[in-house]
């Protein structure tokens, strides 16, 4: 001294689905109920491999797959994931 993997902040982009019906309140959102959907915060579950057994069983095992507990269904908010930047490590050179 190059500056890969990972991690940190900031800033951009970022999709889906009822401004549904009633009450309350009343300028909207909110709240309670009741049906109908959404998946991309967050959670859960598995395949095949692998381990291990003479065999059963077990145990590990990923998602944008599924499930929808949460979250969400005008608009903001937030978003998995990605870009740019800036720091931290320091693989390899």
């Nucleotide at each position: 001294a190059u500056g890969a993997c990972a991690g940190c902040a900031a800033g951009g982009g970022g999709a889906g689905a009822g401004a549904c019906u009633g009450c309350u309140a009343u300028u909207u959102a909110a709240g309670c109920a009741g049906c109908g959907c959404c998946g991309a915060a967050g959670g859960a579950g598995c395949a095949a491999g692998c381990a291990u057994c003479c065999a059963c069983a077990u145990g590990u095992g990923a998602a944008u797959c599924u499930c929808u507990c949460a979250g969400g269904c005008a608009a903001a908010a937030g978003a998995a994931c990605u870009c740019u930047u800036g720091c931290u490590u320091g693989a390899c050179g």
Molecule: Glycine riboswitch aptamer
Organism: Cytobacillus gottheilii